[in-house]
RNA sequence: CAGAGUAAGUGACUGUGCGUUAAGUGCCGAAUGAACGGGGAGUUGUCAUACGGACGAAAAGCUUAGCCUUGCGGUACAGUUACUGCAUCCCGCUG
Numbered sequence: 001c002a003g004a005g006u007a008a009g010u011g012a013c014u015g016u017g018c019g020u021u022a023a024g025u026g027c028c029g030a031a032u033g034a035a036c037g038g039g040g041a042g043u044u045g046u047c048a049u050a051c052g053g054a055c056g057a058a059a060a061g062c063u064u065a066g067c068c069u070u071g072c073g074g075u076a077c078a079g080u081u082a083c084u085g086c087a088u089c090c091c092g093c094u095g
Base pairs, nucleotide, nucleotide: 001095002094003093008084009083010082011081012080013079014078015077016076017075018073019072020071027053028052029051031049032048033047034046038091039090040089041088059070060069061068062066
């Protein structure tokens, strides 16, 4: 000098659920907590939790009236796969 590697995030697909009598998702506020390459430190960044606020929706069909079917929701979880990937600082590893 160059390079490798994580947690995690996002998309697609599959499966199982939840809602469609509107929860969830997304947005704003402030609080608490957690994680962040092999080691150490670590943010005004990320994520989670509960609280408050604003906004806000796609239903249809069949019928034996159902734990029904087909949809819909920036819906939840799990699996597979692709992509992205240490804020930053110091040390280490490979050439």

THF (Tetrahydrofolate) riboswitch aptamer from uncultured Phascolarctobacterium sp., 95 nucleotides, folded computationally. Its mean pLDDT, the model's own confidence on a scale to 100, is 76. Taxonomically the source falls in Phascolarctobacterium (Bacteria, Bacillota, Negativicutes, Acidaminococcales). The RNAcentral record of the sequence draws on MGnify.